[in-house]
């Protein structure tokens, strides 16, 4: 230079067109003499970034940035 994957709460992941879910991690309560483990509840991502296309976009397109792999 060229192809191709991948980016979604803090972290690691699902959601393949209809208002983003589960794990854990943070929080507050409950339990306990204290920790820790349980146990209930809360907050927390408009989905890298920016356009189109749809009635409606994390999903489909197109251009960008990052990070990984080939090829040259």
């Nucleotide at each position: 230079g060229c192809g191709g994957g991948c980016g979604u709460g803090g972290u690691g992941u699902a959601g393949u067109g209809g208002u983003a879910a589960c794990a854990u991690g943070u929080u507050u309560g409950c339990u306990u003499c204290c920790c820790a483990a349980g146990c209930a509840a809360a907050a927390g991502a408009c989905c890298g970034u920016g356009g189109g296309u749809c009635c409606g976009a994390a999903u489909c397109c197109c251009a960008u940035c990052g990070c990984c792999c080939g090829c040259u």